[in-house]
RNA sequence: AUUACAAUAAAAGCGCUGGUGCUUGUGCGAACAAGCAGACGAGGAAGAGGUUCAUCGAAAUUUGUCAGCGGAUGCCUCUCGGUUACUGCAACCGUAAGCAGUCGACAAACCCAUCGGGUGACCGGUGAAACAAAACGGCUGUGGCAGAAAG
Numbered sequence: 001a002u003u004a005c006a007a008u009a010a011a012a013g014c015g016c017u018g019g020u021g022c023u024u025g026u027g028c029g030a031a032c033a034a035g036c037a038g039a040c041g042a043g044g045a046a047g048a049g050g051u052u053c054a055u056c057g058a059a060a061u062u063u064g065u066c067a068g069c070g071g072a073u074g075c076c077u078c079u080c081g082g083u084u085a086c087u088g089c090a091a092c093c094g095u096a097a098g099c100a101g102u103c104g105a106c107a108a109a110c111c112c113a114u115c116g117g118g119u120g121a122c123c124g125g126u127g128a129a130a131c132a133a134a135a136c137g138g139c140u141g142u143g144g145c146a147g148a149a150a151g
Stems, first nucleotide, its partner, number of pairs: 014070004019066001020037007040057003046079006080094005086147004098142007112127006
C1' cells in the first nucleotide's frame, strides 16, 4: 500500500452519482484534471415474510426540488394486539391502537441582517421576522351480523 473478514459510530425524506449543469486550471480547439450543485421541513417502526416511483404540505416554475442508483418507518399477506360491552365472524386500526364533521395548535428552506470559509462555482454559522398540510388535541355525531350470560 492492497485485499479479505470482523467490530464500532452516524444518517432513514435519508445517502450516493464518470447523466446533466456550473466553476477553476491546462489547451487554438476537441478534450483532460480538480472541484461545485444535485429535496425545505412536518410526520412516520408490534413481529415475520413479500414488494417498490412509500405520507403531508412549503418554496419554486426556461437546468433543476431535472435525471439515475441505493436504502427506507409505506403498502400487501400471516401472526399478535386494540376498538365496536363479552365470545365468534367481519370491519377499521397499531399500543396515543374505529370512522365522520367542526374548531384549535405546530416547521424549515426562502426573504432580511450579520459573521466566516473558498481564486471561483458555491458552502457554513448566528440573529430577526413570517407562513403549511397530514399525523395530533378539544367538541359533536356515529360504529355491523350471530351467539351466550344476566335481568
Molecule: glmS glucosamine-6-phosphate activated ribozyme aptamer
Organism: Bacillota bacterium